[in-house]
Molecule: transfer RNA
Organism: Myxococcota bacterium
């Protein structure tokens, strides 16, 4: 120094241009004699930073940062 992959809720990770959801985990209730399991709600995100396209970007493009991987 090139070339790929990849930052997203506390953790693991879907997400196609139309205001982002899953499990798990946390709260609260139900069930139970009681605990665990189930079961329902709630909770939680400026989507690594900046900029361009666009009526609208987690999603297309550019740079930058940080991680993995491969070549030199």
């Nucleotide at each position: 120094u090139g070339c790929g992959g990849g930052a997203a809720a506390g953790c693991u990770c879907a997400g196609g241009g139309g205001u982002a959801g899953a499990g798990c985990a946390g709260u609260u209730g139900g069930c139970u004699c009681a605990u665990a399991a189930c079961c329902a709600a709630c909770c939680g995100g400026u989507c690594g930073g900046g900029g361009g396209u666009u009526c609208g970007a987690g999603u297309c493009c550019c740079c930058c940062u940080c991680c993995c991987g491969c070549g030199a």